RNA sequence: AGAGUUUGAUCCUGGCUCAGAGCGAACGCUGGCGGCGUGGAUAAGGCAUGCAAGUCGAGCGAUCCCCGCAAGGGGAUAGCGGCAAACGGGUGAGUAACGCGUAGGGAACCUACCCUGGAGUGGGGGAUAACUCCGCGAAAGCGGGGCUAAUACCGCAUAGUUUCGGAUUCCCGCAUGGGAAACCGGGUAAAGGUGGCCUCGACCGAAAGGUUGCUAUUGCUCCAGGAGGGUCCUGCGUCCCAUCAGCUAGUUGGUAGGGUAACGGCCUACCAAGGCUUUUGACGGGUAGCUAGCUUAAGAGAGCGGUUAGCCACACUGGCACUGAGACACUGGCCAGACUCCUACGGGAGGCUGCAGUCGAGAAUCUUUGGCAAUGGGCGCAAGCCUGACCAUGCGACGCCGCGUGCGGGAUGAAGGCCCUCGGGUCGUAAACCGCUGUUAUGAGGGACGAAGUCCCGUGAGGUGAACAAUCUCGCGGGAUUGACGGUACCUCAAGAGAAAGCCACGGCUAACUCCGUGCCAGCAGCCGCGGUAAUACGGAGGUGGCAAGCGUUGCUCGGAUUUACUGGGUGUAAAGGGCAAGUAGGCGGUCCUAUAAGCCCCGUUUGAAAUGCUCCGGCUCAACCGGAGCAAGUGACGGGGGACUGCAGGACUUGAGGAUGGGAGAGGCGAACGGAAUUCCCGGUGUAAGGGUGAAAUCUGUAGAUAUCGGGAGGAACACCAGUGGCGAAGGCGGUUCGCUGGACCAUUUCUGACGCUGAGAUGCGAAAGCUAGGGGAGCGAACAGGAUUAGAUACCCUGGUAGUCCUAGCCGUAAACGAUGGACACUAGGUGUUGGCCCCUUUUGGGGUCAGUGCCGCAGGUAACCCGCUAAGUGUCCCACCUGAGGAGUACGGCCGCAAGGUUGAAACUCAAAGGAAUUGACGGGGGCCAGCACAAGCGGUGGAACAUGUGGUUCAAUUCGAUGCUACGCGAAAAACCUUACCCAGGCUUGACAUGCAGGAAGUAGGAACCUGAAAGGGGGACGACCCGUAACCAGACCGGGAGCCUGCACAGGUGCUGCAUGGCUGUCGUCAGCUCGUGCCGUGAGGUGUUGGCUUAAGUGCCAUAACGAGCGCAACCAUUGCUACUAGUUGCCACCGGGGCCCGCAAGGGCUGCCGAGCACUCUAGUGGGACUGCCAGCGAUGAGCUGGAGGAAGGUGGUGAUGACGUCAAGUCCGUACGGCCCUUAUGCCUGGGGCGACACACGUGUUACAAUGGGGCGGACAAUGCGCCGCGAGCCCGCGAGGGUAAGCUAAUCGCCUAAACCGCUCCCCAGUUCGGAUCGCAGGCUGCAACCCGCCUGCGUGAAGUUGGAAUCGCUAGUAACGGCGGAUCAGCACGCCGCCGUGAAUACGUUCCCUGGCCUUGUACACACCGCCCGUCAAGCGAUGGGAGCUGGGAGCACCCGAAGUCGGCGUACCAACCCGCAAGGGAGGGAGCCGCCGAAGGUGAGACCAGUGACUGGCGCUAAGUCGUAACAAGGUAGCCCUA
Repeated sequence: AGAGUUUGAUCCUGGCUCAGAGCGAACGCUGGCGGCGUGGAUAAGGCAUGCAAGUCGAGCGAUCCCCGCAAGGGGAUAGCGGCAAACGGGUGAGUAACGCGUAGGGAACCUACCCUGGAGUGGGGGAUAACUCCGCGAAAGCGGGGCUAAUACCGCAUAGUUUCGGAUUCCCGCAUGGGAAACCGGGUAAAGGUGGCCUCGACCGAAAGGUUGCUAUUGCUCCAGGAGGGUCCUGCGUCCCAUCAGCUAGUUGGUAGGGUAACGGCCUACCAAGGCUUUUGACGGGUAGCUAGCUUAAGAGAGCGGUUAGCCACACUGGCACUGAGACACUGGCCAGACUCCUACGGGAGGCUGCAGUCGAGAAUCUUUGGCAAUGGGCGCAAGCCUGACCAUGCGACGCCGCGUGCGGGAUGAAGGCCCUCGGGUCGUAAACCGCUGUUAUGAGGGACGAAGUCCCGUGAGGUGAACAAUCUCGCGGGAUUGACGGUACCUCAAGAGAAAGCCACGGCUAACUCCGUGCCAGCAGCCGCGGUAAUACGGAGGUGGCAAGCGUUGCUCGGAUUUACUGGGUGUAAAGGGCAAGUAGGCGGUCCUAUAAGCCCCGUUUGAAAUGCUCCGGCUCAACCGGAGCAAGUGACGGGGGACUGCAGGACUUGAGGAUGGGAGAGGCGAACGGAAUUCCCGGUGUAAGGGUGAAAUCUGUAGAUAUCGGGAGGAACACCAGUGGCGAAGGCGGUUCGCUGGACCAUUUCUGACGCUGAGAUGCGAAAGCUAGGGGAGCGAACAGGAUUAGAUACCCUGGUAGUCCUAGCCGUAAACGAUGGACACUAGGUGUUGGCCCCUUUUGGGGUCAGUGCCGCAGGUAACCCGCUAAGUGUCCCACCUGAGGAGUACGGCCGCAAGGUUGAAACUCAAAGGAAUUGACGGGGGCCAGCACAAGCGGUGGAACAUGUGGUUCAAUUCGAUGCUACGCGAAAAACCUUACCCAGGCUUGACAUGCAGGAAGUAGGAACCUGAAAGGGGGACGACCCGUAACCAGACCGGGAGCCUGCACAGGUGCUGCAUGGCUGUCGUCAGCUCGUGCCGUGAGGUGUUGGCUUAAGUGCCAUAACGAGCGCAACCAUUGCUACUAGUUGCCACCGGGGCCCGCAAGGGCUGCCGAGCACUCUAGUGGGACUGCCAGCGAUGAGCUGGAGGAAGGUGGUGAUGACGUCAAGUCCGUACGGCCCUUAUGCCUGGGGCGACACACGUGUUACAAUGGGGCGGACAAUGCGCCGCGAGCCCGCGAGGGUAAGCUAAUCGCCUAAACCGCUCCCCAGUUCGGAUCGCAGGCUGCAACCCGCCUGCGUGAAGUUGGAAUCGCUAGUAACGGCGGAUCAGCACGCCGCCGUGAAUACGUUCCCUGGCCUUGUACACACCGCCCGUCAAGCGAUGGGAGCUGGGAGCACCCGAAGUCGGCGUACCAACCCGCAAGGGAGGGAGCCGCCGAAGGUGAGACCAGUGACUGGCGCUAAGUCGUAACAAGGUAGCCCUA
C1' cells in the first nucleotide's frame, strides 16, 4: 500500500466482497508448564444458608465470671450515654438534565471529627432505661407499678471581636452591597474522665487514706481562622427523528409572606399578560448513565464507556418524613402495592444491584476458600476489637507474556504409504542406529523478600510544671512479639529422551497439488463461483503451506471506504440544477482615510486529578507486569502587546448599482375594431354517372341528380407568401391589419445620487397541453364510440363517419423529455467566420474599419471517463441557493398539507439482487444507407416436380431388417460391387491362453499330427494305420538313443472386442470459398479497449496496381512458378508413318495404264510419339485517363489482355463429420460384448422424400447399306481367326507381358426405305415359357438371351435444379470395383447451340458507413396479463396489549396549619394547694402515593377478506421495446 467482482474487450461511475487490528466473548476440534491480568454483557428476574458495622468500662448504673483468706486485681457486657453507621462495597434501572465535562461565580451558603489562635469550664435541679413485680400475646413484641446513675436531660450565673435592633465614621466594590472601628439596648455556653502529688490552703478521719485544691493529660463550651468536604448559580460542550412546528396557567414578571444552610415560582396569596421557540429546532417521540479513557485510523474522524479512577443516579416498586454536622438514608423508620415465608388464622416476618452460593432465562461468565500478616477505614488514652474494603487462594487457554515437547551425527536414501512416463520420484536425516544435554514435569533436601511497626525496661535531650511526682515528644541501648499466602518463590541433588502437538487451509483474491471416489447427485461457498464421467473448488488419502498450546468458525467495532468528502467528492449524458421570477430572514460584499480591538496574531499567568500514552532509567532470570523521572495532550479563564485583514463606528470617493436627457429595434403583454384566402354547410344555375377512398378494397355519398363547375349566402377557427439556427420575453410562450393602454432591454451624452450591491431557506406570484366547474360557441380536426378493411386474432396501425374536447368569458388544476437534460451574479483567459439592433470613422457607390449589446458555427490553450465544452465554458477564480450518495421495491405505502374531482406535494420500510449504469471500442445484426462481385436474378437452353422402373433415405414392419451420415455442407453418401464370404445384425450349434502376438513355469515319446473311418448341417468332437522337423552329441554319409529348440498339453501373464465416449484426442475431410481477405514489426494517435497501416480517388478477376496519405516495411493468401491443351522449331524414328524411289501381292483394263495394300527395300518429308526450345509482354498504334495505374479500339499473330483447363484452399468458423479405415486417452466385457460354423437378415412394404434411368414419339421409331474417334485395359488375362447356335453363348485356337497381338463393328451421323399421329411399328414396365454365363451354391437374392405378354405414360400443379463455349444439350466408348452383377461413379471422344438489355428485385459474399438495450452475437434480446409455489408488506369490520397526558372520585403514611380530652418531674408565681408557660394523644384542614371512573390521542401485536410487490432451468397468451424493431421512440394528461 491494495485486491476480486458489471464487458467480447476498454475507460469511468458505482455498489457488494476480501486481506488488517481489536473483544468482558461464545461455539467446534485439540490441550504440557508458569507469570500477570480478567470473568453474569441476558432477567434492575426470584432467592435457601453463612458472613459483609461496629466500637468505647478512661462517660454511667448494674449484673456475672476468674485469681486471691481478704484487701485488691483481672475479665465479660444486656442497658443508658458518646462516636461511627451518610464512608467503604454493589449496580446502570432511571436520567437528553447544570446529570456529566470544562471554565468561572456565591457581596446568597453549610461543614462533625482534624489543625491554629483567643476565652471559658461557676453553681443547681428533676427524671429515665437497665433491674424488680404484675399483666397481654402462638410469635413478633407490648403495656402498667416501683428503684437508680451519667460526659443523658433542664433552669440559673458569667462572656465576647458572637447574634438581633438602633444610630456614627472611614475604606472598598460592576449592582444588590461588602469590610473595619467604636457606642446604646436585647438574646445565647459548658462536663466531666484518667494519671500524679514533695509542699501549701480547706474538710472528714485515730491513722492509713479520702474529698477539695494544685498539676499533667484528655474531653466539654463560645468566638475567629485554616484545611478538607458539601451545596447553589452561570458561559460553553454533550445522540437520532421535522412523516414532532408550534409550546406554555406557576406558565412569564411584580408585590407580600412562607420555607431553606442559602438565592430563587422553591411554595402560597394578590396584581399584570406575559414567556419560550421559529429553523442557532422550542414542544413531542426514540435511544442513552457522563467523563478520564479504550479500540481503530497516516491524520481528521468513527465506534465504545467492561476492568481501574472521578462525578451522578438507584437500593423489591411507589410515596413520605424522622434522627443527624451530613440522609429523605443498600444490610434505619412509616405507609401503600406486588411477591415470598411463618402462624394457634387473631396476626406477624422479609428485601444479596455487598462476598460466596442457588434457581431461572440464556450461546455465555468462577470458590457457599484463607487471613486481617500488609494497605486502608470505624471506635478506643491504649492494648485492642471489627472490617467478604483489602491481601491472598481456587476454578475457566477468556486475554497478554514467557518456556518446553529435545540436541548433534546418521543413506543400503530401509520398511511402509502416496504418485509414476514403470526409468523412478516423494514423505526423507525423517526413522532405525550411535553419541549428548537435562529446561519443564517427578522425587529428595535447603529455603526467602514482603516486618514497617507495637509493647516493656533502661537512658539522654526537650516541653508543661513550684516539683528531683507525673506525663508528653524525639533519640539511643536492651528485651519481647507480629506472615494468610507457605515449606510458596528461589537454590541444590537424583533418574531419564524418558511424560508433553494440534488445528486450519491448498481454484483466484491468498502461501500451498496430486491420486481415488462421486457424476448439477451428495455437497462446497467470504466475493467471483465449483459439481451434468478424467473436479488442484464436493468426500477421502498422500503431499504441501500457515499458525502453534492453540487453531478455526460465528457475532460485533474501526479500517480499507475520498462509499457523507472539515482534512477530502460531486450534479450536460453515470445518482444529482428547483419549470420560472421578483423578493423576506440569512450568507457574502467596491476604493481611500481615521478610530476601535469583537474576530485574528504574539507573549505571560492560571487551570487542565491520578491512572492511561510517549521517552529514558529501574525491579521481577526475560517478557507480559510493576515502579521512578521527564515529556506530550486538550479546552477555558485572566493580564499585557500588535493593528495587516474581517467586523463595529465616523468621514470621503466613483469605477459597482441606480437616475436624467436624446435616439432607434422588436410575433413582449392586455383590450377593441377590421380584412382576405381556404374548408364546410345552405340556396340557385350548368351538367351526368359516377364520386370518394386504399397497398388493394369496402363501409360511405350519388339518378330523390352527387362529384365537377359558376353565382349568391351563413358560420367558426386559423392567419399562406414575407419567414431568416431572424426578433421579443424570466420561464411557459409570442406571427394577418389598425387603434388604445402598458412592461422590459439596447445605443449615445457622461449631467445627477453615492455602495443604494449579489444571492436567496420559508412565504408569494407566473406557469404548455390535457383535465375540472358555470355559461356561451362549434367550420375544420377529433379521444370515446360505430361501421368497413387487414389479420391466426386486430378491442390497433389504414378507410368512412363521429361525441366530449379543441375556441370565448369567469374560476380551478400546477404538472411535462417545463431540455441547453447545463441555477444565479461578477471577474479573468487565442483567434476565425456568419447574422440582428445601435453608434463612430474612412470611402463617390459597392464596400471597409472600430465599438457596445444580442444570436449561430468552427476552433487554441485549458478542462473532460469519453463524447464533447471551448469569451453564450462544461476553462480559471470568488459568493449564495438547490440537489445527489448501488439497483429493484417506489415516486409506491402510511402520515401531513393543497385540490370540487382527477390528483399534486412532502416521502419511507420490509424484502430481493451483484449488479444497475455512462462514454467509447471491435464485431455481429437491421423488414438502415452507399459501392461492388457471383449462372444470384434477368435473358436463354435443357431438366426435376406428374408416369414406370432403378437407387438412397425417412417411416413402418421384423428374430434381425448391423452401423454411421441429417438444412445449405445427409439422402446413386461411407459402399470403386451384400447370393456364401464380405457382415459388424438375428436364430442355432460349438471353442475358451483362444482365429492372431510375446514371455514365463511345468509336463508328455509312438509325442504332435493324422490319409481312411465314426458323429455332425458345418464348425467341432473322436480316431486305427502311418508318423515327423531343426541344432548338438558327430571326424565322410546315414542314423537309434540322449540334450536343447520348434510344435503339443496344463497353468500363469496376456490376447481379442466394428463394445461406449468424434463433447477427451491425433490424422484426414466437408463448408463459408478460389471468396479477397487475415495479420505482424517498428513508428504515430488514443488514459484504454483499440486505431492507423488495410481508409480515400481511380483501377483490377484479385489488399491487382497507381496516386494521395503518419506511416514505412513485411508475412500468410492473390498472381506467378507446376501439369495439360492450343502454334511452332530442333532432336529422335520402333512396335509409329508412307510423300518421293524401287519391289511384292491383289483388283480393273486387250494393253498402255490405273487403283488398292507399308507386305518388303529405301526413307523420316508428313502424321504421330516425347524430350528440349521458341512464342504473348498491354510489347506496337490510336483514343480515353492525371503525363499514372489502367481501360476501349486496332494492327500483327496459332493464340490478346489471366488464351482454355487442372493442381494449388490464407487467419479462422460450424464442440461440423469420422473411436465402423488406421492411430490414441479414459471407461466397459473376459467359458464372452472374444472366436468358429450352418441358416437367415442387411433385398421386408400401406406410405413419404431425394438422386437417377427410360419414355410419352415423326428433329421420331423400324429395316438395309455406308463413314469418322479418343481415353484406357489385358497372362488366374485380353482372346483374333475358324466352326456351332436366331441369340445370350459354346467349341477350338493363332497372337500378345502389348505404339507390335487383342478388347475394337464406336454411336449419334449419312444414303435408301417403311410407318402417318394412333396409347400407335411410340413406350417398354409387368408376367409366362424356354435358354445362356459366373459361381461350392443364383429359392429368399445375380446378369444376359429368345419367344410371348404389352402396364403407366400424350410433356407434367405449387414449386424447383443445372449451364455463359467446344459450354449446355445429344451420342456412344473406356476404366475402377469385380468369379458374376452398373440406369451409379471416374474418365474419353463425336455432333454441337441459344442468350446475357441490365443489377430494380430473390440468394450468397466483399468494402465503406449508420443505429443497436445484440456479444453462446436476430434461431439475439426482451415486455405485460394469466396459472403454480414461497416470502415480506399496505388496507381492513374489529380484537388484544403498552407507556404517557387530561378531567373527576377516593385518599394511606407524613410534613405543615388549626383545635387540643385525659395527662405531665425540671422553668415562673405561690409557704402550700394550686395556677401559668410548655408538651401532648386524638380530631379537623391543605397537599398527597397507590387505586377507581371517563373521554380522546399515540405506539405495538393480531385479524375473515383484500391490494399490489419480490423471488422461483425449461407452464399459457400474445410481440410492446432494442436495427426505420417492421405504426420512430419517449414525457405530461384524459